[in-house]
């Protein structure tokens, strides 16, 4: 380099808590957001997307964060190439709006189950979302200056 195996790790809806809830006689244990879908890099200011459970705790507080917004920087598109500036609109699959279609989950709850003194906790399991995204369609943008080579 290449193929087997084995072991880690697979990365933020993610970590912690002197409140709270539960459980325990006490020390003390448990709970404390359910998955989806998301990062060009820097600085900043902030209330950080989607639906699902669920109807007293998915409550509260603390730290972080791929989310918005602004600025800078780099980066792609903008009808023959190539470049440099400006301006748009966007982030590497690199226009925007609006319609169709089309893919697209887990927990709760029952149900079972081993540990615990014990705990609505834990551990197993079938179904069942939008958003994003994908195809299409219509609208609207696809733009100016200057230079160079064919």
């Nucleotide at each position: 380099g290449g193929c087997g195996a084995g072991c880690u790790g697979u990365u933020a809806g993610c970590g912690c808590c002197g409140g709270g809830a539960c459980c325990g006689a006490c020390a003390g244990g448990u709970c404390g957001a359910c998955g989806a879908g998301g990062u060009c890099g820097g600085c900043a200011g902030u209330g950080a997307u989607c639906g699902a459970a669920a109807g007293a705790u998915u409550c509260g507080g603390c730290g972080g964060a791929u989310g918005c917004u602004g600025c800078c920087g780099c980066g792609g598109u903008c009808a023959g190439u190539c470049a440099g500036c400006g301006g748009a609109c966007c982030g590497u699959c690199a226009g925007g709006g609006c319609g169709a279609g089309g893919g697209g989950a887990a927990a709760a709850a029952a149900c079972a189950g081993a540990a615990u003194c014990a705990a609505c906790a834990c551990u197993g399991c079938a179904a069942c979302a939008g958003a994003g995204c994908c195809u299409u369609g219509c609208c609207c943008g696809c733009c100016g200056c200057u230079g160079a080579a064919a």

Predicted 3D model of a 150-nucleotide RNA (glmS glucosamine-6-phosphate activated ribozyme aptamer). It matches the Rfam family "glmS glucosamine-6-phosphate activated ribozyme aptamer". About the family: This entry contains a glucosamine-6-phosphate activated ribozyme that is found in the mRNA for GlmS. GlmS is an enzyme that uses fructose-6-phosphate and glutamine to generate glucosamine-6-phosphate.